[in-house]
RNA sequence: GCGCGGUUAGCUCAGUGGUAGAGCGUUUGCUCGACACGCAAAAGGCCAUAGGUUCGAUCCCUAUACCGCGCA
Numbered sequence: 001g002c003g004c005g006g007u008u009a010g011c012u013c014a015g016u017g018g019u020a021g022a023g024c025g026u027u028u029g030c031u032c033g034a035c036a037c038g039c040a041a042a043a044g045g046c047c048a049u050a051g052g053u054u055c056g057a058u059c060c061c062u063a064u065a066c067c068g069c070g071c072a
Base pairs, nucleotide, nucleotide: 001071002070003069004068005067006066007065010024011023012022013021018055026042027041028040029039030038048064049063050062051061052060
């Protein structure tokens, strides 16, 4: 330099065009003599960035950034 894949909650990951979810973690409450476990609830995301297509984009297209794999 070229090709391919990835970027979504603190972490690991879902989500094939109609206002984003799970597990773990965190916080609060219940339970317990206390802790753990268990139960209930809550907080936490401008979906890497910028453009484009569309009535509407996490999703499609382009560019850029970063990470990984392969080729040279």
This is a predicted structure of a 72-nucleotide RNA (transfer RNA) from Candidatus Ryanbacteria bacterium RIFCSPHIGHO2_02_FULL_45_17b. It matches the Rfam family "tRNA". The family's RNA type in Rfam is transfer RNA. From the family's description: Transfer RNA (tRNA) molecules are approximately 80 nucleotides in length. The coordinates come from a structure-prediction model, not an experiment, and the mean pLDDT is 81. The organism belongs to Candidatus Ryaniibacteriota, within Bacteria.